[in-house]
Molecule: Glycine riboswitch aptamer
Organism: soil metagenome
RNA sequence: CCCUGUGGGAGAGUCCCCGGCCAGCCAGUGCCGGGGCGCCGAAGGAGCAACACUCUCCGGAACCUCUCAGGCGAAAGGACCGCAGGGGAAG
Numbered sequence: 001c002c003c004u005g006u007g008g009g010a011g012a013g014u015c016c017c018c019g020g021c022c023a024g025c026c027a028g029u030g031c032c033g034g035g036g037c038g039c040c041g042a043a044g045g046a047g048c049a050a051c052a053c054u055c056u057c058c059g060g061a062a063c064c065u066c067u068c069a070g071g072c073g074a075a076a077g078g079a080c081c082g083c084a085g086g087g088g089a090a091g
Stems, first nucleotide, its partner, number of pairs: 001087008013037001015036007038072003044068001045066003051059001
């Protein structure tokens, strides 16, 4: 440094409209598809400072910025951290 297992792990609408299905039939609620506006950033991606080199270009980090992607009920995912094990490099 990489891999596996395991534990922890934030943010933002379970918003609006249309169609279909289930249910109901006073009302409310669920699922799928399409459209709309708002919003989040800690998967991934993109951008850059000091610095270094120097004619210039190129190089140059992030949890900073952008939000393409992704996400905004739960679940899943999740940078990063802890623990255990394995592999590799350098000294």